[in-house]
This is a predicted structure of a 73-nucleotide RNA (transfer RNA) from Candidatus Sodaliphilus fimicaballi. Its Rfam family is "tRNA". The family's RNA type in Rfam is transfer RNA. Rfam's curators write: Transfer RNA (tRNA) molecules are approximately 80 nucleotides in length. Taxonomically the source falls in Sodaliphilus (Bacteria, Bacteroidota, Bacteroidia, Bacteroidales). RNAcentral holds the sequence, with entries from ENA. Its mean pLDDT, the model's own confidence on a scale to 100, is 81.
RNA sequence: GCGAUAGUGGCUCAGUUGGUAGAGCAUUGGCAUCCCAAGCCGAGGGUCGCGGGUUCGAGUCCCGUCUAUCGCU
Repeated sequence: GCGAUAGUGGCUCAGUUGGUAGAGCAUUGGCAUCCCAAGCCGAGGGUCGCGGGUUCGAGUCCCGUCUAUCGCU
């Protein structure tokens, strides 16, 4: 230099054919317990790496760019 894959709450990851973003863990409130943990019922937290484009509508399609990993030279 070229190519591939990945980037989504604090962490690990889903998200199918474009239709308005979810799970587990964690955090936090409550129940229960003599207390703690486990358990049960709730709550908050992300506009999807960044910038553009297409579209009525983009995490998803297109272009550019950044980072990480792998491969080729």